Annotation: This is a predicted structure of a 76-nucleotide RNA (transfer RNA) from a Spirochaetota bacterium. The coordinates come from a structure-prediction model, not an experiment, and the mean pLDDT is 81. Rfam family: tRNA. Gene Ontology term of the family: triplet codon-amino acid adaptor activity. It is annotated as a transfer RNA. Lineage of the source: Bacteria > Pseudomonadati > Spirochaetota.

RNA sequence: AGGCUACUAGCUCAAUUGGUAGAGCAUCGGUCUCCAAAACCGAGGGUUGGGGGUUCGAGUCCCUCGUGGCCUGCCA
Numbered sequence: 001a002g003g004c005u006a007c008u009a010g011c012u013c014a015a016u017u018g019g020u021a022g023a024g025c026a027u028c029g030g031u032c033u034c035c036a037a038a039a040c041c042g043a044g045g046g047u048u049g050g051g052g053g054u055u056c057g058a059g060u061c062c063c064u065c066g067u068g069g070c071c072u073g074c075c076a
Stems, first nucleotide, its partner, number of pairs: 001072007010025004019056001027043005049065005
């Protein structure tokens, strides 16, 4: 330098053909308990990496930039 790939909640990951953004863990509250843990119930938490475009509609398609990983190559 080129190619491929990943980026979604605090963390780990889903999301079918473009059609309501979700789960587990964690956090907070409640039940239970002498207290706590465990268990159970509930709640909060999102600019889907940034920007732009296509579309009635984009996490999903296109362009560009950034970061990480893998592969190939160049110089020294």